A computed fold for a 122-nucleotide RNA from an Ignavibacteria bacterium, annotated as TPP riboswitch aptamer (THI element). Its mean pLDDT, the model's own confidence on a scale to 100, is 78.
């Protein structure tokens, strides 16, 4: 001399799934009863089953919207592509590809710790 790394301050960006069970609007079928005779209405019996909520499990930094976690242009935090492709699995989860793709949110501090370079001295 250089914001180059870490860190700090303030500011900002982002995600919150998948599976199982409970619960469950309702739906199919069967039986009985009833009728104004229409797969009507009521009851019962299995079966299937929303949304929201609750509990547990899986991966992960984060899946309890926590100022917690991660990320902020040297940007794979995150979004689109995309319920994409391959693998794996109970599983649209998970792993990889896609991805030198297209987007995506920052300033300051050496009077915080380092680092790099140059000059001088020893």
């Nucleotide at each position: 001399a250089c914001a180059c790394g870490c860190a700090a301050a303030c500011c900002g960006g982002g995600g919150u799934g998948c599976c199982u069970g409970c619960c469950c609007c309702g739906c199919u079928c069967u039986a009985u009863a009833u009728c104004a005779a229409g797969u009507g209405u009521a009851u019962a019996g299995c079966g299937c089953a929303a949304a929201a909520g609750c509990a547990g499990g899986c991966u992960g930094a984060g899946a309890u919207u926590a100022u917690a976690c991660c990320c902020g242009u040297u940007g794979a935090a995150c979004c689109u592509g995309a319920c994409g492709c391959g693998g794996u699995u109970u599983g649209u989860a998970c792993c990889g590809c896609c991805g030198u793709a297209g987007g995506a949110a920052g300033u300051u501090u050496u009077c915080g710790c380092g680092g790099u370079u140059u000059c001088g001295u020893u």